[in-house]
This is a predicted structure of an 88-nucleotide RNA (c-di-GMP-I riboswitch aptamer) from Aquibacillus albus. The coordinates come from a structure-prediction model, not an experiment, and the mean pLDDT is 85.
RNA sequence: UCUCGAUAAAGGCAAAGCUGGUGAAAGCCAGUGACGCAAAGCUAUAGGGGCUUCAGUGUAUGGAACACUAUGCCAGCCAGUUACCGAA
Numbered sequence: 001u002c003u004c005g006a007u008a009a010a011g012g013c014a015a016a017g018c019u020g021g022u023g024a025a026a027g028c029c030a031g032u033g034a035c036g037c038a039a040a041g042c043u044a045u046a047g048g049g050g051c052u053u054c055a056g057u058g059u060a061u062g063g064a065a066c067a068c069u070a071u072g073c074c075a076g077c078c079a080g081u082u083a084c085c086g087a088a
């Protein structure tokens, strides 16, 4: 240095639920709470995947409804990238 990851040390993050806020929604923020995490740090037009559909387009139309589309999101799906510690 690379790989690897202890019942090591020092620290870190925080799922669901609940409360409040925000948003059309997905989601996000704060508090609470710990299911878990060795990158659960960061990166979302510019790798794949997933979620949503206010607006738009098409069909339809009395009202509705349905389909498609991201410019809105997800990094706790994979991926990319950087990094703490050091037993075997």
Stems, first nucleotide, its partner, number of pairs: 004086002012037002017032006035076001041081003047078002049074003056068004
Taxonomically the source falls in Aquibacillus (Bacteria, Bacillati, Caryophanales, Bacillaceae).